Small-subunit ribosomal RNA, 3' major domain from a metagenome, 468 nucleotides, folded computationally. The full RNA is in RNAcentral, with records from SILVA. Model confidence (mean pLDDT): 80 of 100.

Context: one part of a larger RNA
RNA sequence: UGACGGGGACCCGCACAACCGGUGGAGCGUGUGGUUCAAUUCGAGACAAAACGAAAAACCUCACCAGGGCUUGACAUGAUACCGUUUAUUUCCCAAGAAACUGGGAGAAAUCCGCAAGGAUGGUACCACAGGUGCUGCAUGGCUGUCGUCAGCUCGUGCCGUGAGGUGUUCCCUUAAGUGGGGAAACGAGCGCAACCCCCGUCCAAUGUUGAAUAUUCAUUGGAGACGGCCCCGGUUUUACCGGGAAGGAAGGAGGGGAAGACGUCAAGUCAGCAUGGCCCUUAUGCCCUGGGCUACACACACACUACAAUGGCGAAAAACAACGGGCUGCAAGCCGGUAACGGCAAGCUAAUCCCUGAAAUUUCGCCUCAGUUCAGAUUGAGGUCUGCAACUUGACCUCAUGAAGUCGGAAUCGGUAGUAAUCGCAGAUCAGCAUGCUGCGGUGAAUACGUUCUCGGGUCUUGUACA
Numbered sequence: 001u002g003a004c005g006g007g008g009a010c011c012c013g014c015a016c017a018a019c020c021g022g023u024g025g026a027g028c029g030u031g032u033g034g035u036u037c038a039a040u041u042c043g044a045g046a047c048a049a050a051a052c053g054a055a056a057a058a059c060c061u062c063a064c065c066a067g068g069g070c071u072u073g074a075c076a077u078g079a080u081a082c083c084g085u086u087u088a089u090u091u092c093c094c095a096a097g098a099a100a101c102u103g104g105g106a107g108a109a110a111u112c113c114g115c116a117a118g119g120a121u122g123g124u125a126c127c128a129c130a131g132g133u134g135c136u137g138c139a140u141g142g143c144u145g146u147c148g149u150c151a152g153c154u155c156g157u158g159c160c161g162u163g164a165g166g167u168g169u170u171c172c173c174u175u176a177a178g179u180g181g182g183g184a185a186a187c188g189a190g191c192g193c194a195a196c197c198c199c200c201g202u203c204c205a206a207u208g209u210u211g212a213a214u215a216u217u218c219a220u221u222g223g224a225g226a227c228g229g230c231c232c233c234g235g236u237u238u239u240a241c242c243g244g245g246a247a248g249g250a251a252g253g254a255g256g257g258g259a260a261g262a263c264g265u266c267a268a269g270u271c272a273g274c275a276u277g278g279c280c281c282u283u284a285u286g287c288c289c290u291g292g293g294c295u296a297c298a299c300a301c302a303c304a305c306u307a308c309a310a311u312g313g314c315g316a317a318a319a320a321c322a323a324c325g326g327g328c329u330g331c332a333a334g335c336c337g338g339u340a341a342c343g344g345c346a347a348g349c350u351a352a353u354c355c356c357u358g359a360a361a362u363u364u365c366g367c368c369u370c371a372g373u374u375c376a377g378a379u380u381g382a383g384g385u386c387u388g389c390a391a392c393u394u395g396a397c398c399u400c401a402u403g404a405a406g407u408c409g410g411a412a413u414c415g416g417u418a419g420u421a422a423u424c425g426c427a428g429a430u431c432a433g434c435a436u437g438c439u440g441c442g443g444u445g446a447a448u449a450c451g452u453u454c455u456c457g458g459g460u461c462u463u464g465u466a467c468a
Stems, first nucleotide, its partner, number of pairs: 001468002003465003007462007015452002019416005026306002029303005034297002042053002064292007073129001077128002080125004089108007111120003131281002134279003140275002142270003145266001147264001152191006158167003171182003197258004202224007227252001231245005308409001312368006319362001325356003330349002334345004375406001380401007422444007
């Protein structure tokens, strides 16, 4: 000087407390461990791994396994030799085959430069080489997580100290903040804080297609507006500021939210996103194909979904109200068929125009009357629909039947302070198909916070130390 302390002082945070709703019990979905397997590819491992990489594992993906094939190779550059106006490219047929591919035959098309020779493109052979999701994240770059949006981390000059180093950055008040004020051997400065950026909330002006409209909503663009600014009271060193109130205002004390993450820590994560040193493989650890696997199942853990019901379930009434988004290999109105999933025909729309898209919770009426039920929907049987070359392993959906566990969950544990929690649906990415996951969007809309003793984490000062 740090680090640590079951030392001290002060301060903060959904950290505790108060309140609301969950998880832990059930069924199912997904991930992980374990086990199994020819293979169940690999990575991630307290917080900070476990609906994580993966914004879509039937084939492909794919890295794994079995089998079948290729060896200058699926891909790149170059050298040499040969062929050379039919080759490349592409279609069909035959034979073998699971396919890749191998052998044979026939056809289509056949580029550019050049008078030509020849060359480019192309093929064959051969050589340099290609290739590797093989290893090392403890050789690395880049990117990321985390402490933590915590308020800290430093430097120049000066001063102090033999020196390591100190001072500044400590102290008092204050703040969300090393924020600001005062004092002080310090005076200044940098990276952080704040602000500048974006969205939402109010107003003004201009413009206006597609907004039914000379209006307005609305949209776009540009401005205004908020500063503890003004007034009162109280506190304070009358300095920063703090507390209470009033006015004005759409908004009041950082207005709400986002993006933005200092010096560094964890040899944290990633060689499988990419790049890359070294090592290793080179008729194979490379490449192609068929099939299988990643979907197994005594069990354990994690994250979700659905419930256990009456603040409910079912039926009816097109009774009412969104926003974000997406659409040409696409979104599809409408009509017809079908109980339905869906199918057939088909208008409009390259979209403020048309469509997805009449949202659901909600409201009204009726039934159910506390029960394993008109709760719950797993599982299983039968029949279908769609996508796709193909749904057996292994897709989603529809109809009928079946109707399991479950009556609110032990120890323990999580989220949330307001348009939040809870609850309700909608859209999008991925995507042929497949969402209880993810990213967004709007609808309805609470309870509680005495307080900082305790738990956890963090910050500043101080103290002890046989630690560095």